[in-house]
Context: one part of a larger RNA
C1' cells in the first nucleotide's frame, strides 16, 4: 500500500414538502393620454439599506360606506413614541395634494438639468431672490393686417374650438418585402406575400346587400364551421401549389344617397316686342322674367326594370295660417286628436326613476370520553348533522375544533346594462291603380393597345380584378357577364356611401380545473430577478427553497485570543444548534483483523 469489517470526515444525490410556475374552461374588460397617460429619476419613516406604499399635505390627508378589538406595511427582530369602543389599523366607493423627466407642449438639453418672455403678486439695504397662471406643432373657426400687381391672393398678427400628437400583449386592414431552406446541385418553381420595418383603426377588424353564382332548374348581402377534395386544375407536367359550386350548419336585417322634377338664397349673362305673378272670372303689380353656376330644402334609389313629368280613376280626423287682392278648387306650413317607432346602420341628444349584477361584507347544522403518544384528529366506546362528506388550517389522517362550504342575506357611493316605465326625439295622417310620354338612373368612366400584379391558374385558349401609360364608348330599342371569341338563351345594373349578429384574440379581473411541474423541473425569476454579473453599444443574463408543533435558537460552568469544542439545559428528538428534514456515490480519515 491494498482487502475486509465498524465509525467518522466532506458532499448534496434521493425521497417527502410548496409559497411559485403550465395549460385549459366559463364570465368580464378590451382600456389610458394635453385634467398631462404608459414607463421612469429624485425624494418619503424617530432610529431605514432593499421591497411595497405615497409625493414637499410624501407606508400617508378628507368624506361616506362595512367591519372590531386591538394596531403604527415586508424584510425583521428590538428600541423609543404614539393611535385606539368619543371605533383606531383594515376593506370597498368618492374626493384632496400629487417635486422633476417622459408625446412633453415657452427656450434649451447629453432625460428627470439649464434658462427664458407676459401678467399677478410677496420679501429685501440690493440683487442673476420668491410664488401662481400663461406662452408647443396641427387642423379649424373669426377678426385686424397685408406684398410681387390696382383689386385681390400669398404671407403676418391677434382671439375661439379640438375625442389631433403619445402608449399599447395578442388578432385585424392596409403599404414595403427578404434570405437561409426544399428542388437531395440550381436560375423558373418552393419557403412565402412568412419573417422584419412603417402607417391605421377597432372591441373586435375586415367584408356586406349582386353590372353575384348556376344551367336551361334554379339560388338570393357577407362573415364563420363541416363536407365538397388533396377532387377540378396548376407545376423546370419537378419539387410542390391548390380551388368553387351544390349540400349540412353557426348567426340573420337591411338601408340612405347621385340624377331627372318642383322651390328658397346668391352670383353672374340676357331681357321695355315682353314674359311672369298655382287653375277659372275681374283688378292690380311688374327687372318681378328666362339661361348658367354655387349652395339649401323637398322628391327619389331599382332589374318580373324603377323613378321624374302628363292624364284619368281611388281616397284623406277636427281647426287656423300663408299662397299679389275678392269667390270656389288646388299646395303648403302650424295646433289638437289617433297611430307607430327610436339611440349598432335605416336622424339624433340624452336624461330620471324602477330592476338585475359588479366594487367591501353578513348569516350558516352537527362531539363527548377513555387508553397510547410529546402532542389525537387515528384506534376503542356512545352520539349527531348533511341542500352542507369542495378545500384549507389546526402538535399524527377532523363532516360534528378554526376558516369554510350548501343555501339565504346586503349597498351611503361608483359603476353596467341588449330589462322595464316616463320624460324626450322623429315619422305617418295618403295612397294605389291604369295609360301616356322618353326626362333621369353615378365618364377621362367602361372597354381597348402595351407593361406589371392579383386571382389555386407559372401567358398559357387565359376569361375575371387591380394598377402605370397611350387611347376612350354606349347611355336603357342600353351596358356587363355566364373561362378566349362570335351567335342564341339565361343572369345581373359597375363607374357614390352605411350596416348588428354568428368569427379571431388575451397585457388585463374574477371563479373555476388538471392521467401538468415539484427547485438541473416548471416561466429566465417559488429567494435582493431581467436582479447580481458582462458587454462601448445593440444585448447577453444566472446561481440560490425547507431547524422545529412552538425559538422554547443552549442560562450557568470549563478548554481556547477567537473559530470552535466538552459540560448543563431546552425540545419527542440536537448525527433537529440556524454551515440546520432526509442525507446516496465520488473522495478524504480512523479502529480492528488479514495481507504483503
Nucleotide at each position: 500500500a491494498g482487502c475486509a469489517c465498524a465509525c467518522g470526515g466532506u458532499g448534496g444525490a434521493u425521497g417527502c414538502c410548496u409559497u411559485g410556475g403550465c395549460a385549459c374552461c366559463a364570465a368580464g374588460a378590451g382600456g389610458c393620454g394635453a385634467u398631462g397617460a404608459a414607463g421612469g429619476a429624485c425624494g418619503u419613516g424617530g432610529g431605514c439599506g432593499g421591497c411595497u406604499g405615497c409625493g414637499a399635505u410624501a407606508a400617508g390627508c378628507c368624506c361616506g360606506g362595512g367591519g372590531u378589538a386591538g394596531g403604527u406595511g415586508c424584510u425583521g427582530a428590538c428600541c423609543a413614541a404614539c393611535c385606539u369602543u368619543u371605533g383606531a389599523u383594515c376593506c370597498c366607493g368618492g374626493g384632496a395634494u400629487u417635486u422633476c423627466c417622459g408625446a412633453a407642449u415657452g427656450g434649451g438639453g447629453a432625460a428627470a438639468c439649464c434658462u427664458a418672455c407676459g401678467c399677478g403678486u410677496g420679501g429685501u439695504a440690493a440683487u442673476g431672490c420668491g410664488c401662481g397662471c400663461g406662452u408647443g406643432a396641427c387642423u379649424u373657426c373669426g377678426c385686424c393686417u397685408g406684398a410681387a400687381c390696382a383689386c385681390a391672393u400669398a404671407g403676418g398678427g391677434c382671439g375661439g374650438a379640438g375625442c389631433u400628437c403619445g402608449g399599447u400583449a395578442a388578432g385585424c386592414g392596409g403599404g414595403u418585402g427578404a434570405a437561409c431552406u426544399g428542388a437531395a446541385a440550381c436560375a423558373u418553381c418552393u419557403u412565402a406575400g412568412u419573417a422584419a420595418c412603417c402607417c391605421g383603426a377597432g372591441g373586435a377588424a375586415a367584408g356586406g346587400a349582386a353590372a353575384g353564382a348556376a344551367a336551361c332548374c334554379u339560388c338570393g348581402a357577407c362573415u364563420c364551421c363541416c363536407u365538397g377534395a388533396g377532387u377540378a386544375g396548376u407545376g423546370g407536367c419537378g419539387a410542390g401549389c391548390g380551388a368553387a359550386a351544390a349540400g349540412g350548419g353557426a348567426a340573420g336585417a337591411g338601408c340612405c344617397u347621385a340624377a331627372a322634377c318642383c322651390u328658397g338664397c346668391a352670383c353672374g349673362a340676357u331681357g321695355c316686342c315682353a314674359a311672369g305673378a298655382c287653375g277659372g272670372c275681374a283688378g292690380u303689380c311688374g327687372u318681378u322674367g328666362u339661361c348658367g353656376u354655387g349652395u339649401g330644402g323637398g322628391g327619389g334609389u331599382u332589374g318580373u326594370a324603377g323613378g321624374g313629368c302628363c292624364u284619368g280613376a281611388u281616397g284623406u280626423g277636427a281647426u287656423c295660417c300663408g299662397u299679389c287682392u275678392g269667390c270656389c278648387g288646388g299646395c303648403g306650413g302650424g295646433u289638437c286628436g289617433g297611430a307607430g317607432a327610436g339611440u349598432u346602420a335605416c336622424a339624433a341628444a340624452g336624461u330620471u326613476g324602477g330592476c338585475u349584477g359588479c366594487u367591501a361584507g353578513c348569516c350558516g347544522a352537527a362531539g363527548c370520553a377513555a387508553a397510547u403518544g410529546g402532542a389525537a384528529a387515528g384506534u376503542u366506546g356512545c352520539a349527531c348533522c348533511a341542500c352542507a362528506g369542495c378545500g384549507g388550517g389546526u402538535a399524527a389522517c377532523a363532516g360534528u375544533c378554526c376558516c369554510g362550504u350548501a343555501g339565504g342575506c346586503g349597498a351611503a357611493a361608483g359603476c353596467a346594462g341588449a330589462u322595464c316605465a316616463g320624460c324626450c326625439u322623429c315619422u305617418c295622417u295618403a295612397u294605389u291603380c291604369a295609360g301616356g310620354u322618353a326626362c333621369c338612373u353615378g365618364a377621362g368612366u367602361a372597354c381597348g393597345g402595351c407593361c406589371g400584379g392579383g386571382c389555386a391558374c407559372g401567358g398559357g385558349a387565359a376569361a375575371c380584378c387591380c394598377g402605370g401609360u397611350c387611347g376612350g364608348a354606349a347611355g336603357c330599342u342600353a351596358c356587363g357577364g355566364a373561362g378566349a371569341c362570335c351567335a342564341c338563351u339565361c343572369c345581373g345594373u359597375a363607374a357614390g356611401g352605411c350596416u348588428a349578429a354568428g368569427u379571431a384574440c388575451u397585457c388585463c379581473u374574477u371563479g373555476g380545473c388538471g392521467a401538468c411541474c415539484g427547485a438541473u423541473a416548471g416561466u429566465g425569476a417559488a429567494c435582493u430577478a431581467g436582479u447580481a454579473c458582462c458587454g462601448u453599444g445593440a444585448g447577453g443574463g444566472a446561481a440560490a427553497g425547507g431547524u422545529g408543533a412552538a425559538a422554547a435558537g443552549u442560562a450557568c460552568c470549563c478548554c481556547g485570543g477567537a473559530a470552535g469544542g466538552g459540560g448543563a439545559g431546552u425540545g419527542a428528538a440536537a448525527u433537529a444548534g440556524u454551515a440546520c428534514c432526509u442525507g446516496a456515490a465520488a473522495c478524504c480519515g480512523u479502529g480492528u483483523g488479514c495481507c504483503u
Predicted 3D model of a 596-nucleotide part of an RNA (large-subunit ribosomal RNA, domain I) from Candidatus Acidiferrum sp. Its mean pLDDT, the model's own confidence on a scale to 100, is 81. The organism belongs to Candidatus Acidiferrum, within Bacteria. RNAcentral holds the full RNA, with entries from ENA. Its Rfam family is "Bacterial large subunit ribosomal RNA". Its family is annotated with structural constituent of ribosome and ribosome in the Gene Ontology.